[in-house]
RNA sequence: ACGUGGGAGAGUCCGUCACCCACGACGGCGCCGAAGGGGCAACUCCUCCCCGGAACCUCUCAGGCACCCGGACCACGU
Numbered sequence: 001a002c003g004u005g006g007g008a009g010a011g012u013c014c015g016u017c018a019c020c021c022a023c024g025a026c027g028g029c030g031c032c033g034a035a036g037g038g039g040c041a042a043c044u045c046c047u048c049c050c051c052g053g054a055a056c057c058u059c060u061c062a063g064g065c066a067c068c069c070g071g072a073c074c075a076c077g078u
Stems, first nucleotide, its partner, number of pairs: 001078006011029001013028005030065003036061001037059003043053002
């Protein structure tokens, strides 16, 4: 890196259009954090400093809040 399996959180709330079962799109407010991204930093690297690396901590830009998809991370295999 690839394959298989497991994998959380938060409204399918309100309005409009379409539809008229549901689904979809847009707007509003409320929320989640475990794609990604940003920030601080234990620690790490170094004789020391600087530089560099660095979270599931934090911010929520992005993403997400029925199902599906996605999903950090874990296990097994190659």
Description: This is a predicted structure of a 78-nucleotide RNA (Glycine riboswitch aptamer) from uncultured Aeromicrobium sp. The sequence is in RNAcentral, with records from MGnify. Lineage of the source: Bacteria > Bacillati > Actinomycetota > Propionibacteriales > Aeromicrobium. The coordinates come from a structure-prediction model, not an experiment, and the mean pLDDT is 79.